RNA sequence: GGGGGUGUAGCUCAGUGGUAGAGUGUAUGCUUUGCAUGCAUAAGGUCCUGGGUUUGAGGCCCAGCACCUCCA
Numbered sequence: 001g002g003g004g005g006u007g008u009a010g011c012u013c014a015g016u017g018g019u020a021g022a023g024u025g026u027a028u029g030c031u032u033u034g035c036a037u038g039c040a041u042a043a044g045g046u047c048c049u050g051g052g053u054u055u056g057a058g059g060c061c062c063a064g065c066a067c068c069u070c071c072a
Stems, first nucleotide, its partner, number of pairs: 001071007010024004018055001026042005048064005
C1' cells in the first nucleotide's frame, strides 16, 4: 500500500426495513439471626462518526475512524 471482517447496555453477544433485546453484572425488595443461593422488580443505549436512499434505517448505499485478519 491492497483484500476481507468486526463496531449495539458496565462486559459477552443477538437483532427479516416497522416501538432496541438476552445472558451476566449493578441497585432495590422478598427469603435468612447474618451471608451466599434462589425469586421478583428497576435502572442502565447519540446502535463507532458523518452523509445518502426510504413513509420509516441497528439492518441497504457512500465516505471516514478504531480494532482484528490475510497478501505484499